The RNA shown here (small-subunit ribosomal RNA) has 1424 nucleotides and comes from a metagenome.
The prediction has a mean pLDDT of 82.
The sequence is in RNAcentral, with records from SILVA.
Rfam family: Bacterial small subunit ribosomal RNA.
RNA sequence: GUCCGCAAGUAUUAGUAAAGCAGCGAACGGGUGAGUAACACGUAAGUAACCUGCCUUUAAAUUUGGAAUAACCACGAGAAAUCGUGGCUAAUACCGGAUGUGGUCCUUUGGUCGCAUGAUCGAAGGAUUAAAGAUGACCUCUACUUGUACGUCAUCGUUUAAAGAUGGACUUGCGCACCAUUAGCUAGUUGGUAGGGUAACGGCCUACCAAGGCUUUGAUGGUUAGCCGGCCUGAGAGGGUGUACGGCCACAUUGGGACUGAGAUACGGCCCAGACUCCUACGGGAGGCAGCAGUAGGGAAUUUUUCGCAAUGGACGAAAGUCUGACGGAGCAACGCCGCGUGAGUGAUGAAGGUCUUCGGAUUGUAAAACUCUGUUGAGUGGGAAGAAUAGCCUGAGGAGUAAUAUGCUUUGGGUAUGACGGUACCACUCGAGGAAGCCCCGGCUAACUACGUGCCAGCAGCCGCGGUAUACGUAGGGGGCAAGCGUUGUUCGGAAUCACUGGGUGUAAAGGGAGCGUAGGCGAGAAGGUAAGUUAGAAGUAUAAUAUAUGGGCUUAACCCAUAGCCUGCUUUUAAAACUGCCUUUUUUGAGUAUGGGAGAGGAAGAUGGAAUUCCAGGUGUAGCGGUGGAAUGCGUAGAUAUCUGGAAGAACACCAGUUGCGAAGGCGAUCUUCUGGCCCAAUACUGACGCUGAGGCUCGAAAGCUAGGGGAGCAAACAGGAUUAGAUGCCCUGGUAGUCCUAGCCUUAAACGAUGGACACUAGAUGUUGGAAAGGGUUUUCCUUUUCAGUGUCGGAGCUAACGCUUAAGUGUCCCACCUGGGGAGUACGCUCGCAAGGGUGAAACUCAAAGGAAUUGACGGGGGCCCGCACAAGCGGUGGAGCAUGUGCUUUAAUUCGAUGCAACGCGAAGAACCUUACCUGGGUUUGACAUGGGAGUGAAAGUUUCCAGAGAUGGAAACCUUUCCGCAAGGAACACUCUACACAGGUGCUGCAUGGUUGUCGUCAGCUCGUGUCGUGAGAUGUUGGGUUAAGUCCCGCAACGAGCGCAACCCUUGUCCUUAGUUGCCAUCAGGUCAAGCUGGGAACUCUAAGGAGACUGCCUAGUAUAACUAGGAGGAAGGUGGGGAUGACGUCAAAUCAUCAUGGCCCUUACAUCCAGGGCGAGACACGUGCUACAAUGGCCGGUACAGAGGGCUGCUAAACCGUGAGGUUGAGCUAAUCCCCCAAAACCGGUCUCAGUUCGGAUUGGAGUCUGCAAUUCGACUCCAUGAAGCUGGAAUCGCUAGUAAUCGCGGAAAAGUACGCCGCGGUGAAUACGUUCCCGGGCCUUGUACACACCGCCCGUCAAGCCAUGAAAGAUGGCAGUACCCAAAGCCGUUACUUCAACCCGCAAGGGAGGAGGACGUCUAAGGUAAAGCCG
Repeated sequence: GUCCGCAAGUAUUAGUAAAGCAGCGAACGGGUGAGUAACACGUAAGUAACCUGCCUUUAAAUUUGGAAUAACCACGAGAAAUCGUGGCUAAUACCGGAUGUGGUCCUUUGGUCGCAUGAUCGAAGGAUUAAAGAUGACCUCUACUUGUACGUCAUCGUUUAAAGAUGGACUUGCGCACCAUUAGCUAGUUGGUAGGGUAACGGCCUACCAAGGCUUUGAUGGUUAGCCGGCCUGAGAGGGUGUACGGCCACAUUGGGACUGAGAUACGGCCCAGACUCCUACGGGAGGCAGCAGUAGGGAAUUUUUCGCAAUGGACGAAAGUCUGACGGAGCAACGCCGCGUGAGUGAUGAAGGUCUUCGGAUUGUAAAACUCUGUUGAGUGGGAAGAAUAGCCUGAGGAGUAAUAUGCUUUGGGUAUGACGGUACCACUCGAGGAAGCCCCGGCUAACUACGUGCCAGCAGCCGCGGUAUACGUAGGGGGCAAGCGUUGUUCGGAAUCACUGGGUGUAAAGGGAGCGUAGGCGAGAAGGUAAGUUAGAAGUAUAAUAUAUGGGCUUAACCCAUAGCCUGCUUUUAAAACUGCCUUUUUUGAGUAUGGGAGAGGAAGAUGGAAUUCCAGGUGUAGCGGUGGAAUGCGUAGAUAUCUGGAAGAACACCAGUUGCGAAGGCGAUCUUCUGGCCCAAUACUGACGCUGAGGCUCGAAAGCUAGGGGAGCAAACAGGAUUAGAUGCCCUGGUAGUCCUAGCCUUAAACGAUGGACACUAGAUGUUGGAAAGGGUUUUCCUUUUCAGUGUCGGAGCUAACGCUUAAGUGUCCCACCUGGGGAGUACGCUCGCAAGGGUGAAACUCAAAGGAAUUGACGGGGGCCCGCACAAGCGGUGGAGCAUGUGCUUUAAUUCGAUGCAACGCGAAGAACCUUACCUGGGUUUGACAUGGGAGUGAAAGUUUCCAGAGAUGGAAACCUUUCCGCAAGGAACACUCUACACAGGUGCUGCAUGGUUGUCGUCAGCUCGUGUCGUGAGAUGUUGGGUUAAGUCCCGCAACGAGCGCAACCCUUGUCCUUAGUUGCCAUCAGGUCAAGCUGGGAACUCUAAGGAGACUGCCUAGUAUAACUAGGAGGAAGGUGGGGAUGACGUCAAAUCAUCAUGGCCCUUACAUCCAGGGCGAGACACGUGCUACAAUGGCCGGUACAGAGGGCUGCUAAACCGUGAGGUUGAGCUAAUCCCCCAAAACCGGUCUCAGUUCGGAUUGGAGUCUGCAAUUCGACUCCAUGAAGCUGGAAUCGCUAGUAAUCGCGGAAAAGUACGCCGCGGUGAAUACGUUCCCGGGCCUUGUACACACCGCCCGUCAAGCCAUGAAAGAUGGCAGUACCCAAAGCCGUUACUUCAACCCGCAAGGGAGGAGGACGUCUAAGGUAAAGCCG
């Protein structure tokens, strides 16, 4: 010297930051809704019982002194928070004195006013009572006298007083949740006197006195809840709600407490206690987001730790200004409201793609593409507001004020400054259709339909419900709705007249109290007067603002905002009215009652009496049974019952009269008489004068059963016992039998206590009985008859009402009062309370659960309901089945397969009018794959196919050979047709599934007499009527009647066949007469008569007669007739039922298979066999078998055929073959019957199975697996249990004959004729059916519906020993903080006395006391 740093000092920043004293504010603003059922809130009043800082106005002041203290300094304690001691100092901090405009108090006194206490304005006297200064300027006054203040002026303050305004305090009327399973609560409680306290009234507090106060108009208790303006909904009345905005209240961690202050019992103040969190040096301290953001937790869920004081507002300040999470803005969230956009125009090859499809197309769809535009919004660039005008400052003018210019104040111009939002709104330009659509729904309600997937699964669903092959689930296409949203969930109102004020009900749907008396209450007859509470009208005040409504205005519009009007239906005051209601007074008689005279009665209570019956006892007679039941038995009886007679006893009930008759409030009351007694009815007058009606609570009565005590006890009879019945029979039936039934006294208090109908009054058509009175008339003069009237009691009934049934003694029309109801079950249960001796009664829920429960009526179906009727339904008969053998079908089993279907009647000789192969669908094995069959494309070949033959093979099939070499057009080339082969794809094919997806066809009820419609009428309607009724019929057949009149499908008839006759026609049929002729024969000529054939007619219709019935329909009998009452038979099958049968006749939707679930071939199977069932055949024999002889049909069939005759064979049959395409020929001799013989009752001369052998025929083939023949064999079976079938006349029974089906196969099926019966009294019963009626809780319709217990698990609830929590109190103990009181202890600057010491007054601390939070103890209560 440089760099870095330190200490002290000075100046500046600057009298700034910071601290302190002092003033004001902090009680506003902001948050939340825990508490509160209350003067908390709303509204309207009151305070003459009150307070009010700041603000405004008025009046008057602002004087004179004093002592401290913080900050600060020093020391100290403590971890900290913080605190202590000593010292200094100021004020608008604090404390005295003066004055007193005034205020307050006392005394005296005057005026005015008022709703009481009283209020207010004065006068006189007395006592008492205030203050603080600051800033700026000036020199007029005053003092010094220079320009300064102790002067003056201005402003701001301070004090006193009176007013105002604002804000508060208190009081009151009315309004404002639920529970009565909360009915009694209250001792400062209610009032008074005195005092205290407060801003103020007051039991607000204290002492004393009295015993009050509240309550069914809901006290007390419990539960829930902040209240309002408003908001949501609703046509309104109402109902719900109280977020945001505005008003009020309450709260500020929980509880208690005061201080300060004008104001607090104070969110961001204090003290104490409790809980919690944090710090700690363990001694002690700190804290309070229901302020704004934010965090955690909880939760389905709710935002940024943003900008600014620019505006509005607030606090302070003289002001500048400071503070302000109030507020203004921004951010987040489609949370809400509003606006806008995501494009517009043109655009048909109706593109592609998607979806559906009847494969043609339709739809998406002008949608897209494409072309031409626009530019909201978006992006970019540029510009860019309003919200701001005050204050302050500068400046101009005026005014007041002053001594005066000033300053300052005040009024009014000009200038200047200030924007968080925000470079935002807005504007311009550029770009470019470019970046911008979703959600729900589509079965009905409710706008909108298809496909696929799934298959009572997965799922949907607001209600009904959907899903077992889906317009309801899932997806897609399409469509509908809304749209930056759309759906879901929750909630509220509406619809809901479903709590009904507007605006409901109670006979049977939920609902009339069991009945009466009566309290409170509600309601109440006529007239007059008064009043004015209700009522009505006017006026005034209030009903904050906002919202909502209307009209305007401002943001581009709207939402939003602003203005104006009206509204706020309320409350208060006042004026008026006086009809109605109320109140007061007077009055009336008709409501109500009293008196008088009559009347009926099972009305009630007590007493007395009576006869019949039953049972028992005693005695007599008498003997074997009685009794009882559907039939029996238990029981009684020879110890003498039952029966019968006599006498006696007992208890209970009162035959006949007796009657939808009477009485009573209801329950109920029934022999006769007496006593007592209640009510009712009638008549006529008199009296009272609204005295009435109803009736919550309350009181009384109240069947039967039951209970207590004491009697009584004949009969009857729960329980109980025994006997029966029955599967059982804790029942019905029988024999016994105890409580009880009866009486007295006392309880119980319920019933389908019903007219399922509360009471009173009034009104509203009738008809006909009956009971009790009265009046009139008539007749008898004793009952009687008629009419009218009052009171009851029945039946029918117009209007009206009712859901209908029904209702007139209303359930009609009105008024008044009470009770009761609000889906079913849980439940008249639980808990609580209450009554009861008990049994039990009264009151009376919820959880949970269901989507119904219920009423009345309708149509069916059903009934071991009723009436009428029919059917071989029963009965009367005849013959069978069920037992045997065989055939055939089925089940079951078996099998490689035993293909499939049919399964109560109405499957089972059924599909099948015919399985050896085929059929054939099944099984095994072997083949084929555009295929055995159809159509289409391409290529090839005119051959191939076909026919014949050969080889391999089980065959299909494969290979080879021979024969054959298409038709048309065209000159030709070629083309077309036809056929075959190859190839790829569409496709073929399926007796595979679903008959519960279907068509068609069929069965069945049932050939039963029914089933419907149109119009009309009735009914709210479903529906009814017609169609029911009286007759009759086979018949809904017909007649008559009838709110029905008609019609249709059915019935009947028309059709076929059969029975008689006629006409026509006579060949293949016939043959009387004539002729011929044969062994015989219609054989021949001929005939057309008869039979017959097959066409057409006739005939039968209750037409005729008699009788019955209703003069009908019809029925019975008769005549005639072949036939007589649909002559016999057939065909013919209504509306419908059975998800009846059939996808295997056929057709067909959907699904499934596609070298196989298709197709071809061989063999097998459908034919199995311990068994069970159905349908048949043959029998069991003499009404028969066998042998012999002999007679008489009908209807069919025949050329892929029937086959004569002849011959052969024991025979099946064979050989040969006439005739016949059929009234010609053939099948084809019918059999039973009849005649004769034999058998002689036997497992046979019955019966023929089975088996052996030998054959015949068909057929490619006869083994599995055909039929037939002959010989032999010769089984079971001797008339069939339970049960069950058919048949009413040419029928049953019996006898044979024929046919179908394409070789053959028949005991089956379909037909034909021969012989040819018995019985039907009748409708009780069985079965089925028809009509009417009745009941029904059935409608899938009685094979319906439905009840209870029990097992396991689960849900909700009651009870429960015990355990645990909460709430509000009671009694006692302890008692913080704190106010208040006391204080003899400690202590203290101001004032007083005093020179001082000290004392006084007063204060503070401590202590004590009252009260008391929290805490503790104890016994109870309530709720979990």